[in-house]
RNA sequence: UAAUGAAAAAGGCAAACUUAUUGAAAGGUAAGGACGCAAAGCCAUGGGUCUACAUGCAUUUUGUAUAUGACUGCCAGGUUGCAAUU
Numbered sequence: 001u002a003a004u005g006a007a008a009a010a011g012g013c014a015a016a017c018u019u020a021u022u023g024a025a026a027g028g029u030a031a032g033g034a035c036g037c038a039a040a041g042c043c044a045u046g047g048g049u050c051u052a053c054a055u056g057c058a059u060u061u062u063g064u065a066u067a068u069g070a071c072u073g074c075c076a077g078g079u080u081g082c083a084a085u086u
Base pairs, nucleotide, nucleotide: 002086003085004084012037013036017032018031019030020029021028022027035073041079042078043077045076046075047074048071049070050069054066055065056064057063058062
């Protein structure tokens, strides 16, 4: 420097669920907790998914469309990095 990804690996991350808090919601944050993860590190760039305060339309309640709000532990892409082995 390049390749591999068996064993959760030296060191790490932390799903569901619970509590607190925040938000209109989806969701976020913190603590506990481990289903899993070799990029489950980082970036909403493309696709996808979730939500609809507000706005538009129809409307009696209400329904419906829309992201400017979110999700990277859905898939690509970009970027940085890792024990061990070769």